[in-house]
Molecule: c-di-GMP-I riboswitch aptamer
Organism: Desulfatitalea alkaliphila
RNA sequence: UACCAGAACAGCCAAACUCCGGGUGACCGGAGGACGGAAAGUUACGGAUCCAUGGAAAUGGAUGGCCGAACUACCUGG
Repeated sequence: UACCAGAACAGCCAAACUCCGGGUGACCGGAGGACGGAAAGUUACGGAUCCAUGGAAAUGGAUGGCCGAACUACCUGG
């Protein structure tokens, strides 16, 4: 350095919920808080789900902690 495995060590992230703010909404940001995570880091590329508009077709948006894929990466052991 590459690959594989793991979370005991050192650390990391942060669900639900509450408060404040943004948004038509899904949802997002901050603070608190820990259900959990071994990529719960990044990317909306492919699915899936959700929201808005629409008679429908469809269009736009959201979710990376729904799944897949790509890129990057700490610690320990092999």